Background: The prediction has a mean pLDDT of 89. This is a predicted structure of a 328-nucleotide part of an RNA (large-subunit ribosomal RNA, domain IV) from a marine metagenome.
Context: one part of a larger RNA
RNA sequence: CGAUGCUGAAGGAACUCGGCAAAAUGCCUCCGUAACUUCGGGAGAAGGAGGCCCACCAUGGAGGCAACUCUGUGGUGGGGGCACAGACCAGGGGGUAGCGACUGUUUAUUAAAAACACAGGGCUCUGCGAAGUUGCAAAACGACGUAUAGGGUCUGACGCCUGCCCGGUGCCGGAAGGUUAAGAGGAGAGGUGCAAGCUUUGAAUCGAAGCCCCGGUAAACGGCGGCCGUAACUAUAACGGUCCUAAGGUAGCGAAAUUCCUUGUCGGGUAAGUUCCGACCUGCACGAAUGGCGUAACGACUUCCCCGCUGUCUCCAACAUCGACUCA
Numbered sequence: 001c002g003a004u005g006c007u008g009a010a011g012g013a014a015c016u017c018g019g020c021a022a023a024a025u026g027c028c029u030c031c032g033u034a035a036c037u038u039c040g041g042g043a044g045a046a047g048g049a050g051g052c053c054c055a056c057c058a059u060g061g062a063g064g065c066a067a068c069u070c071u072g073u074g075g076u077g078g079g080g081g082c083a084c085a086g087a088c089c090a091g092g093g094g095g096u097a098g099c100g101a102c103u104g105u106u107u108a109u110u111a112a113a114a115a116c117a118c119a120g121g122g123c124u125c126u127g128c129g130a131a132g133u134u135g136c137a138a139a140a141c142g143a144c145g146u147a148u149a150g151g152g153u154c155u156g157a158c159g160c161c162u163g164c165c166c167g168g169u170g171c172c173g174g175a176a177g178g179u180u181a182a183g184a185g186g187a188g189a190g191g192u193g194c195a196a197g198c199u200u201u202g203a204a205u206c207g208a209a210g211c212c213c214c215g216g217u218a219a220a221c222g223g224c225g226g227c228c229g230u231a232a233c234u235a236u237a238a239c240g241g242u243c244c245u246a247a248g249g250u251a252g253c254g255a256a257a258u259u260c261c262u263u264g265u266c267g268g269g270u271a272a273g274u275u276c277c278g279a280c281c282u283g284c285a286c287g288a289a290u291g292g293c294g295u296a297a298c299g300a301c302u303u304c305c306c307c308g309c310u311g312u313c314u315c316c317a318a319c320a321u322c323g324a325c326u327c328a
Stems, first nucleotide, its partner, number of pairs: 001323005007317002010314002014312001019309001027051005036041001038157001052079012080084001092307004097302002099299002104116002120155007132141003158294004163224003168221002170217005177212003183206002188201005225243005252286001253283001264280005
């Protein structure tokens, strides 16, 4: 000097990205227990008291003929210790917000999460030799199942809801029409031959799906405007005009896990707050199953605050053990 323990005056998070680490809490009995709530919870909420030993009194239970034996409960009084759940073992608590409903799952070896899954919801395909998947095939799975079944895809408990756009892309439907291959068809034309013929080429016309075309469909992929003016202070604009679009963002939320400007502005908390909470709305660039907004319970998740507690710190020190170091 390091590691691991252990203790510490006064203060008590002033440490630090952050209470990381440590300390504290811890068991049983009794009392007591808030908001909120899906009425189950929250809850061991929080908070408080008692716990060892002795004597006496009261009152139960079991066994026994009885004497009595065993075992409880309550009360009163007393005793000792630094300490009575005497060692070990053994929850710190409360408030707020975000995200995800929950229990689960995951990067074996830097990530456990807000990611995945999930019950629930929707769309879509599939009538059975099913669709789908594997395989060249035979065949197999699906399934010894049969639409309350099976596959694909999106969303993700629950509550309130899920607006407008089908122009583009996709999908579905459409006995017409246009285009369209091989093929059919052969008007003709060329070569050759005396010729019969052989051969090359070939216009109309008839030819599928597809595409064009006509419709539908957004819990399909996706999309959801601009400029100018206007009210008797000012400001603002319920209102009007105009251009464009397939349609111009509805409800709800909003400086947000989304806000650049930005430490926006106001309020709260602090002596002092780029974080936090509540508002405002000027949404650079929220928005409705790539779901929107809430939500009790839950979380080794993330944020902020408070109580308790402490060597985290002010500011370090002593001790124990093991190393390092010196000598042998």

Description: It matches the Rfam family "Bacterial large subunit ribosomal RNA".